A computed fold for a 71-nucleotide RNA from a Patescibacteria group bacterium, annotated as transfer RNA.
It matches the Rfam family "tRNA". The family's RNA type in Rfam is transfer RNA. Rfam's curators write: Transfer RNA (tRNA) molecules are approximately 80 nucleotides in length.
The sequence is in RNAcentral, with records from ENA.
The organism belongs to Bacteria candidate phyla, within Bacteria.
RNA sequence: GGGGGAAUAUUUUAGUGGUAGAAUUCUGGUCUCCAAAACCAGAGGCGAGGGUUCGAUUCCUUCUUCCCCUG
Repeated sequence: GGGGGAAUAUUUUAGUGGUAGAAUUCUGGUCUCCAAAACCAGAGGCGAGGGUUCGAUUCCUUCUUCCCCUG
C1' cells in the first nucleotide's frame, strides 16, 4: 500500500427499519446484632459528519480508533 472485521450503560454484550434489552457496576430500601449473600426499586448507553427513508442502533458513504489477513 491492498483486503476484511469491530465500535451500543462503568464493564461484557443482545438487538437485520417502528418506544434500545440482559448481566455486571453504582445508589437507596427490606432482611441481619453488624457485614456479606439474597430480594425489591432506581440511575446510566447507540464513536463523529453527511446521505436514503414518513421513520435509522439497523441501509449507503466519509472520517477516527482498534483487531485480523496479505504484499